RNA sequence: CGAGUCGGCCGGACGGUCGCGUGCCGGCCGGGAAACCGGGCGGUGCGAGGAAAGUCCGAGCUCCAGAGCGCAGGGUAGCGGGUAACACCCGUCCGCCGCGAGGCGAGGACCAGCGCCACAGAGACGAGUCCGGCGGCCGGGCAACCGGCCGGCGGGGUGAAACGCGGCAAGCUCUACCCGGAGCAAGGCCAAAUAGGAGGGCGCAACCCCGGUUCGCCGGGGGGAGCGAGGCAGCGCUGCCCAGCCCUCGGGUCGGCCGCUCGAGCCGCCGGGCAACCGGCGGCCCAGAUGGAUGACCGUCGCCGCGAGCGAUCGCGGCACAGAACUCGGCUUACAGGCCGCCUCGCUGG
Repeated sequence: CGAGUCGGCCGGACGGUCGCGUGCCGGCCGGGAAACCGGGCGGUGCGAGGAAAGUCCGAGCUCCAGAGCGCAGGGUAGCGGGUAACACCCGUCCGCCGCGAGGCGAGGACCAGCGCCACAGAGACGAGUCCGGCGGCCGGGCAACCGGCCGGCGGGGUGAAACGCGGCAAGCUCUACCCGGAGCAAGGCCAAAUAGGAGGGCGCAACCCCGGUUCGCCGGGGGGAGCGAGGCAGCGCUGCCCAGCCCUCGGGUCGGCCGCUCGAGCCGCCGGGCAACCGGCGGCCCAGAUGGAUGACCGUCGCCGCGAGCGAUCGCGGCACAGAACUCGGCUUACAGGCCGCCUCGCUGG
């Protein structure tokens, strides 16, 4: 210098104007039965990502279910470690790939049973005889030898494997270990009108009691919409109507709020550990929307492309992938451009 490998990081910068969402403080106005909510004003703070994505694993949290054990079903799989947990991560052994730095591994068990074994090959787990060689029998030939059949082999050939405790569990299966279900539309709280429920009060009738009576009933008390009187459906049976009103309580609905962001958190230093990671100390607060804010423009700079110019430079255009929605730990996928570090191979110079 060139070609690579592995790991880590950034992913436009600064300033200004306008706008949007949201937290807190002060004060005003409005809506609503309430719970609560909305709109201005002033001040102050914050406002997407390394993947916020796919929703593929593992958890927290919430509700439901649940003695224990087993079966069924699902998952994981060398060994050791990390972790709240994992199918993740770290270390290491083995196998394969690469000259190498390194990369990949679906790496428990075919001495339990079943199943399968492509292509090639005569024959693939039932075995089998293609070439060669050996033994036997038959035929031909004077003989050397040739041909056929049978048996069987330690050589050749095919193949991953040729009969051997074969191979395959990216086949069933067996072994060991793990696993309840649904998900923030989880779930919780506050709480109208109407209807229905429970309790109470007032009131009408049957009926009961007491008193009075001219024996027709009258007065008082209890009782409480059913066994009475009356009415309607032509009558009977049967059914319906005629007596309801008020208060309180509780559940759900309309409506509203919470859950909602301080967390297995982030940063720095020190210590332990090969590492993943763990511990201590100090500092920090970093979006919480619910038709869903995070945008637009201007200036300077940076990068890329095109054009002009001998050149310094100037003009124009652009700035990857993508975008929160309960929260974390991972994995996978997408990504213009760029930075840092270790290492490997090749060529060359001292």
The RNA shown here (Bacterial RNase P class A) has 350 nucleotides and comes from a Chloroflexota bacterium. The sequence was found by an Rfam model in a public genome assembly. It matches the Rfam family "Bacterial RNase P class A". About the family: Ribonuclease P (RNase P) is a ubiquitous endoribonuclease, found in archaea, bacteria and eukarya as well as chloroplasts and mitochondria. The coordinates come from a structure-prediction model, not an experiment, and the mean pLDDT is 78. NCBI's taxonomy places the organism under Bacteria, Bacillati, Chloroflexota.